[in-house]
């Protein structure tokens, strides 16, 4: 120097969770924590995953309007249309690197 990663040395991070504080949101920051990581350092290139204030189709439905039923209303069923709401889904666009993969850069140095 490259590979590699230990019964090593000296350290480092910090999932969950809890407090504060920000976000529509998925998440993020801070402080605390301790499952675990030899890259759990950076990067959003590429799969795969997660949001979705915005837009696009599409259902699905209230209240509405007619039909039927009835002495008549209620009710139930059917058809219609507008859109509150709710679920799908295209577009953008956002999250996460501790989901894989690739990129860059690192401490130590034992077989």
């Nucleotide at each position: 120097c490259c590979u590699c990663g230990a019964g090593a040395a000296g350290g480092g991070c910090u999932c969950a969770c809890c407090u504060g504080g920000g976000a529509a949101g998925a998440c993020c920051c801070a402080g605390g924590g301790c499952c675990g990581c030899a890259a759990a350092g950076c990067c959003a290139c590429g799969g795969a995953u997660c949001c979705c204030c915005g837009u696009u189709u599409c259902u699905c439905c209230a209240c509405g309007a007619c039909u039927g039923c009835u002495g008549a209303c209620c009710c139930c069923a059917g058809u219609c249309a507008c859109g509150a709401a709710g679920g799908a889904u295209c577009c953008a666009g956002g999250a996460a690197c501790g989901c894989c993969g690739g990129g860059c850069u690192g401490c130590c140095g034992a077989a």
A computed fold for a 111-nucleotide RNA from an Acidobacteriota bacterium, annotated as c-di-GMP-I riboswitch aptamer. The organism belongs to Acidobacteriota, within Bacteria.